[in-house]
Molecule: transfer RNA
Organism: bacterium
Parts: sequence; structure tokens; C1' cells
RNA sequence: GUGGCUUUAGUUCAGUUGGCAGAACGCUGGGUUGUGGCCCCAGAGGUCGGGGGUUCAAAUCCCCCAAGCCACC
Repeated sequence: GUGGCUUUAGUUCAGUUGGCAGAACGCUGGGUUGUGGCCCCAGAGGUCGGGGGUUCAAAUCCCCCAAGCCACC
């Protein structure tokens, strides 16, 4: 340089055909317990990597850029 893949909560990852952004773990509060853990209930936490475009509507489609990984040269 060329081609491909990945980027979503603190972490690991889902998200189907474009239509309310989710799970587990972690965190916070409560219940339980003599205290703690386990367990149960509730809650907080997101410019969906950045910018632009298409659309009534974009995490999702298109273009550009950034970072990481793989193959080729």
C1' cells in the first nucleotide's frame, strides 16, 4: 500500500427486517444474618469510536476519518 473483521454501560458481550438501547458480572440502597458472604428486591450508570449523508425515523444503510486485529504485497 491492498482486502477483510472489530469498536454498544465500569468489564465481557447481545441487539433479528431501520421503529422505546439491553443481559450477565461489577457498583449503590434495602431485605435476610449476631457481623460478613451466599441468596432475594429495587436503583443508578450510554453523545452506540468521531464526522457527514439517506430517511418521517439510523447502533443498524452509504461515504470519510481514528484505533485495534488478521491476511496479502